RNA sequence: GCCUCAGUGGCUUAGCGGUAUUGCGACGCCUUGGUAAGGCGUAGAUCGGGGGUUCAAUUCCCCCCUGAGGCU
Numbered sequence: 001g002c003c004u005c006a007g008u009g010g011c012u013u014a015g016c017g018g019u020a021u022u023g024c025g026a027c028g029c030c031u032u033g034g035u036a037a038g039g040c041g042u043a044g045a046u047c048g049g050g051g052g053u054u055c056a057a058u059u060c061c062c063c064c065c066u067g068a069g070g071c072u
Base pairs, nucleotide, nucleotide: 001071002070003069004068005067006066007065010024011023018055026042027041028040029039030038048064049063050062051061052060
């Protein structure tokens, strides 16, 4: 230099055009003499950045950044 894949709450993961899911964690409540476990609930992601297409973009297109793998 070229090719492929990946980037989504603190961590992990799904979603491949119609406004983002699960688990863990955090916080609150219930339960207990107290803790753990369990149950219920709440908050937390402008979807790596910018631009384009579209009525509408996490999703499609282009450029860039970061990481992983491969070729030379």
Transfer RNA from a Thermoplasmatota archaeon, 72 nucleotides, folded computationally. Its Rfam family is "tRNA".